[in-house]
Context: one part of a larger RNA
RNA sequence: UUAGGUUGUAAAGCGUCUGUAGAUGGCUUUUUAAGUCCGCCGUCAAAUCCCAGAGCUCAGCCCUGGACAGGCCAGUGGAAACUACCAAGAUGGAGUACAGUAGGGGCAGAGGGAUUUCCGGUGGAGUGGUGAAAUACGUAGAGAUCGGAAAGAACACCAACGACGAAAGCACUCUGCUGGGUCGACACUGACACUAAGAGAUGCAAGCUAGGGGAGCAAAUGGGAUUAGAUACCCAGUAGUCCUAGCCAUAAACGAUGGGUACUAGGUGUUGUGUAUCGACCCAUGCAAUGCUGUAGCUAACGCAUUAAGUAUCCUUCCUAGGGAGUACGUUCGUAAGAAUAAAACUC
Numbered sequence: 001u002u003a004g005g006u007u008g009u010a011a012a013g014c015g016u017c018u019g020u021a022g023a024u025g026g027c028u029u030u031u032u033a034a035g036u037c038c039g040c041c042g043u044c045a046a047a048u049c050c051c052a053g054a055g056c057u058c059a060g061c062c063c064u065g066g067a068c069a070g071g072c073c074a075g076u077g078g079a080a081a082c083u084a085c086c087a088a089g090a091u092g093g094a095g096u097a098c099a100g101u102a103g104g105g106g107c108a109g110a111g112g113g114a115u116u117u118c119c120g121g122u123g124g125a126g127u128g129g130u131g132a133a134a135u136a137c138g139u140a141g142a143g144a145u146c147g148g149a150a151a152g153a154a155c156a157c158c159a160a161c162g163a164c165g166a167a168a169g170c171a172c173u174c175u176g177c178u179g180g181g182u183c184g185a186c187a188c189u190g191a192c193a194c195u196a197a198g199a200g201a202u203g204c205a206a207g208c209u210a211g212g213g214g215a216g217c218a219a220a221u222g223g224g225a226u227u228a229g230a231u232a233c234c235c236a237g238u239a240g241u242c243c244u245a246g247c248c249a250u251a252a253a254c255g256a257u258g259g260g261u262a263c264u265a266g267g268u269g270u271u272g273u274g275u276a277u278c279g280a281c282c283c284a285u286g287c288a289a290u291g292c293u294g295u296a297g298c299u300a301a302c303g304c305a306u307u308a309a310g311u312a313u314c315c316u317u318c319c320u321a322g323g324g325a326g327u328a329c330g331u332u333c334g335u336a337a338g339a340a341u342a343a344a345a346c347u348c
Stems, first nucleotide, its partner, number of pairs: 005319001008302002013316001015202004022195001024193001027089003032084001034083002036079005042073001051066001053064001055062001093192001094189003098184001100182002104178002109173001111155001115151008126137002164169001207247006216241002221236004258315006266293010297304002322347002330341004
């Protein structure tokens, strides 16, 4: 690498999406005949193989002569179901427009509670912390309590097994801007689809560069204890956490489960939106999403089970015993930290 078998937990689904080449592709009719199928013809050296005969005292050995068969390929004549092509049509897939609906992203503004600090009043000895203490703070008036001011960060209750988003993620509140979904009614386009190597975009936290900001928390660090030691505990506390601009590209980036389509028992919730009902509760029901439970089936088992890990099909990533190793070397990217790609010897 091929084939086969796989990829929830044993090795294995790219963190996620868009999309190029490529692969694959719904219904009806027509054309052509490239693929496909059928007939005929040519070729398919000799040796070999197979069959038969003769000779060698026999023979399956050897020798001699002969015959059969044959894929590919080429030519020619036909068939038209399927794939493909040509032309036309239709609407179920896909999309657009219309009318609602829940509310993802981004800019700007406003808000209250808490915390810390500062100023002032009252007051007068402790506070804080722990298993117990001490360091620490406090008569230069702490802690407590009342009033005022400032700053930064996060948004209690509502709140749910809830909503939205491709994922990362997203919650105080309000006005503009903006992406996608979904229900409805039916109008339009008429296969415009699906997947996707390379490629591009996005991507928690930590980290990096430059400039701000700094309340609380807090790697590093200092001190106090404990202890065999004490890198843990306690008191302090710097980067950082926050904002703006730009890098980095990794996570148990998890549903450890790639995407599309179709089919295959039920029961019971939730969310959105319809139908039905005069109407609350209740009851019945369609579509979309999201949970629980459970039959067939599947699975090594656990379990999954119309949101499949079932039954089929199209495309794609990846895997091949453990270690060495996601390492070395090389290359690409990055300011760096490092990331991506990715072996072998050896060992068992």
Molecule: small-subunit ribosomal RNA, central domain
Organism: Sarracenia alata